């Protein structure tokens, strides 16, 4: 330099044949339970879906650029 993949919550993952509130797990946080923890159990809280611009009545998804991990070819 070229190709290919991946980026989603403090940390792992699904959602990617476009359809409306973006889902779960561990972690934190608050209750309940305990003499007090741990576990168990129950809520609620956390994202501008890596950044920008474009398609669209609607984009985590399609298109383009840039950023960054990893592979593979000169």
């Nucleotide at each position: 330099c070229c190709g290919c993949u991946c980026g989603u919550a403090g940390c792992g993952a699904a959602g990617c044949u476009g359809g409306a509130u973006a889902u779960c797990g561990c972690a934190g946080c608050a209750g309940a339970u305990u003499c007090c923890g741990a576990u168990u159990c129950u809520g609620a809280a956390g994202g501008u879906c890596g950044g920008g611009g474009g398609u669209u009545c609607g984009a985590a998804u399609c298109c383009c650029u840039c950023c960054g991990g990893g592979c593979g070819g000169a």

The prediction has a mean pLDDT of 84.
The RNA shown here (transfer RNA) has 74 nucleotides and comes from an uncultured Clostridia bacterium.
The sequence was found in a public genome assembly.